About this RNA: Predicted 3D model of a 104-nucleotide RNA (Glycine riboswitch aptamer) from Croceicoccus sediminis. Its mean pLDDT, the model's own confidence on a scale to 100, is 75.
């Protein structure tokens, strides 16, 4: 100096039920014997079914290698994770005047 890899920062970043049932807690409204009760929407938990794949994980494999054997995906499976909006996560892409390693 330039290229590659890793980390970090910044920007972008998809898919799929506002599902059903039960329980718990608070909020609003109505009734009331003022203890209670009914409805509404919401949060959480459990169970059931359906669905998604781009954290992770697993499987096969084109291909690659130092060819005994090993490395291998955006393919496949969904254990995990996720499925209204938002938030969060997010493979991957771009970028950095940042850091580290290697190379010429």
């Nucleotide at each position: 100096c330039u290229g590659a890899c890793c980390g970090c920062g910044c920007g972008g970043g998809a898919g799929a039920g506002c599902g059903c049932a039960g329980g718990u807690g608070a909020u609003u409204c109505g009734c009331a014997u003022a203890u209670g009760u009914g409805a509404a929407g919401u949060a959480c938990c459990u169970g059931c079914c359906g669905c998604c794949g781009a954290a992770g994980g697993a499987g096969c494999a084109a291909c690659c290698g130092c060819c005994c054997c090993g490395g291998a995906a955006u393919c496949u499976c969904u254990c995990a994770g996720g499925c209204a909006c938002a938030a969060g996560g997010g493979a991957c892409c771009g970028u950095g005047c940042c850091g580290g390693u290697c190379g010429a």